[in-house]
A computed fold for a 178-nucleotide RNA from uncultured Butyricicoccus sp., annotated as Lysine riboswitch aptamer. The coordinates come from a structure-prediction model, not an experiment, and the mean pLDDT is 80. The source organism's lineage runs through Bacteria, Bacillati, Clostridia, Eubacteriales and Butyricicoccus. Of the family's consensus pairs, 100% are formed in the model. The sequence is in RNAcentral, with records from MGnify. Its Rfam family is "Lysine riboswitch aptamer". Gene Ontology term of the family: lysine biosynthetic process.
């Protein structure tokens, strides 16, 4: 430099079932109020509904979905993959303008070898599920490095090779082959 490969509750998508959202939203009757309601937030707007009662607020009947979540089947996979910050000025969240907030996308830069546990605290969530961060001298494990000891290879020696065990490092690593 170039194939190709290891690490285990391994990354990560897709369908599928299933609880869970939640007896929520909503829709229908019927009653009471009595002027405004309507976007994810605010000013406006005249786009739409409203005195033929919106909006609320109750009662009776109906009655979801998304997003996350187990589990399984398939796929891609081993910086898999996850945050994070700039940048674009692309898209969405309103028939519309203007300012926010938040998400979705892509390119660079930085941070984490990985699973798990854990309190506090921040984010997301309908959630005490569940995920992300941060935190712990946390535990396990895999690699490379190094150190003690043992054991094989030798006639002893160095040397190479495996094992336990101790320290350290990080994937821009590692191992193999050309």
């Nucleotide at each position: 430099g170039a194939u190709a490969g290891a690490g285990g509750c391994g990354c990560g998508g897709u369908u599928u079932u299933c609880a869970u959202c939640a007896g929520u939203a909503c829709c229908g009757u019927c009653c009471g109020c009595g002027a405004g309601g309507g976007c994810c937030c605010g000013c406006a707007g005249c786009c739409c509904c409203g005195c033929c009662g919106a909006c609320c607020g109750g009662a009776c009947g109906g009655g979801a979905a998304a997003g996350g979540g187990c589990a399984a089947a398939c796929c891609g996979c081993c910086g898999a993959a996850g945050c994070u910050c700039c940048a674009c000025a692309u898209c969405u969240g309103c028939a519309u303008g203007c300012g926010g907030c938040a998400g979705a996308g892509u390119c660079g830069g930085g941070c984490u070898g990985g699973a798990c546990c854990g309190u506090c605290c921040g984010g997301a969530g309908a959630a005490g599920a569940u995920c992300c961060g941060c935190c712990g001298u946390g535990u396990c494990u895999g690699u490379c490095a190094u150190c003690u000891g043992c054991a094989u290879u030798u006639c002893c020696c160095a040397g190479a090779u495996g094992c336990u065990g101790g320290u350290g490092g990080a994937g821009a690593g590692c191992u193999a082959u050309c």